[in-house]
RNA sequence: CGAGCCCACCGGGUGACCGCGGAUCGCCCCAGCACGAACAAAUGGGGGGCGGUUCGAGGAAAGUCCGGACUCCGCAGGGCAGGGUGCUGGGUAACUCCCAGGCGGGGAGACCCGACGGAAAGCGCAACAGAGAACAGACCGCCGAUGACCCGACUCGCAAGAGCAGGGAACAGGCAAGGGUGAAACGGUGGUGUAAGAGACCACCAGCGUCCCGGGCGACCGGGCGGCUGGCAAGCCCCACCCGGAGCAAGGCCAAGCAGGGACACCGACGGCCCGUCGAUCAAGUCCCGGGUAGGCCGCAUGAGGCGACGAGCAAUCGUCGUCCCAGAUGGAUGGUCACCGGGGAGCGAGAGUUCCUCACAGAAUCCGGCUUAUAGGUGGACUCGCGAU
Numbered sequence: 001c002g003a004g005c006c007c008a009c010c011g012g013g014u015g016a017c018c019g020c021g022g023a024u025c026g027c028c029c030c031a032g033c034a035c036g037a038a039c040a041a042a043u044g045g046g047g048g049g050c051g052g053u054u055c056g057a058g059g060a061a062a063g064u065c066c067g068g069a070c071u072c073c074g075c076a077g078g079g080c081a082g083g084g085u086g087c088u089g090g091g092u093a094a095c096u097c098c099c100a101g102g103c104g105g106g107g108a109g110a111c112c113c114g115a116c117g118g119a120a121a122g123c124g125c126a127a128c129a130g131a132g133a134a135c136a137g138a139c140c141g142c143c144g145a146u147g148a149c150c151c152g153a154c155u156c157g158c159a160a161g162a163g164c165a166g167g168g169a170a171c172a173g174g175c176a177a178g179g180g181u182g183a184a185a186c187g188g189u190g191g192u193g194u195a196a197g198a199g200a201c202c203a204c205c206a207g208c209g210u211c212c213c214g215g216g217c218g219a220c221c222g223g224g225c226g227g228c229u230g231g232c233a234a235g236c237c238c239c240a241c242c243c244g245g246a247g248c249a250a251g252g253c254c255a256a257g258c259a260g261g262g263a264c265a266c267c268g269a270c271g272g273c274c275c276g277u278c279g280a281u282c283a284a285g286u287c288c289c290g291g292g293u294a295g296g297c298c299g300c301a302u303g304a305g306g307c308g309a310c311g312a313g314c315a316a317u318c319g320u321c322g323u324c325c326c327a328g329a330u331g332g333a334u335g336g337u338c339a340c341c342g343g344g345g346a347g348c349g350a351g352a353g354u355u356c357c358u359c360a361c362a363g364a365a366u367c368c369g370g371c372u373u374a375u376a377g378g379u380g381g382a383c384u385c386g387c388g389a390u
Base pairs, nucleotide, nucleotide: 001386002385003384004383006381007380008379009378010377012341013340014339015338016337017336018335020056021055022054023053024052025051026050027049028048029047030046033044034043058361062372063371065370066369067368068367069366070247071246072245073244077275078274079273080272082243083242084241085240086239087101088100089099090098091097102116103114104113105112106111117238118237122236123235124232125231139179140178141175142174143173146172147171149168150167151166154163155162156161187205188204189203190202191201192200206229208226209225211224212223213222214221215220251298252297253296254295260289261288262287263286264285267279268278269277305324306323307322308321309320310319311318312317342359343358344357345356346355347354348353
């Protein structure tokens, strides 16, 4: 200097004019005032005018995929069904998240990925091809020692024939090592052995083991011994752990308004079912049909909060101290215009400069911790590799 990989931050700026929502302060006006239906209540301590000060969308506000806080179901008990997670240790309010490790895989490397409990409980699947797909198997082949067949020098025998060295072919029989089929073929490589082979045996390697020794909190790692050994559980399943339900349109208060009717006795409450508990027994309650209302106020933002320093820890994170208040709308607020500057790109120019184009994804609605998805461009840092210089 270039390329790569990981992390963090910014993501337009300034000024002027006009216009918004919250809070607060000053002055003036109204005052049982504002809002509300022109009257009431809840609610607010008020409302209006003028002026000042101050705050005012995100890293994802998105998806609604997880986890909670909070609210209600009188309590939220036990079980079945159902659902979720799945290596170990730590973090956290919790989590399917984060951190650090282990094992496996990818990459030359920095780094990245995870389908990560169990196949020795059972069931199931692997089309086609192939002999055979897990209690396997013989298509092409190899052997044919031994038993059988043929030839046959030699020996015995009068002959038939018998014995016997050797040879041929391949019937009986043996093999699963070689080839083929297939995504996958009953461990792999090399040897001993054999008629030819084969974990039959041996060495090394991979895997497995309810085995032993050492290291580690642990997942695991190293060594020894052993016998000889399919895959899929992101198929059902087994094992371990976890899970009440519904959700701010939760829920509460006020006002207004209408029109009630019916069903339910082993009823109702708690997502399904059972047990238990409680409530009701003259219909409280639940359900069905029908009518009315859709208004106002609260919930509503001080938080598992932000920032800084110090300390502990490899880290995630935690502790202590200090400091700050950083949206709360409700047809739904932060915008419009002008000027200058800035970032990126292209052209012209020796240069200074100049002309043109462009500036991403995207808008809170109960709140928080994550994950996932979208994203023009810019800045900084750690590490890896390559080239070069000292």
Background: The RNA shown here (Bacterial RNase P class A) has 390 nucleotides and comes from an Acidimicrobiia bacterium. Of the family's consensus pairs, 94% are formed in the model. A source record names the gene rnpB. Rfam family: Bacterial RNase P class A. Gene Ontology terms of the family: ribonuclease P activity, dimeric ribonuclease P complex and tRNA processing. The family's RNA type in Rfam is ribozyme. The coordinates come from a structure-prediction model, not an experiment, and the mean pLDDT is 78. NCBI's taxonomy places the organism under Bacteria, Bacillati, Actinomycetota, Acidimicrobiia.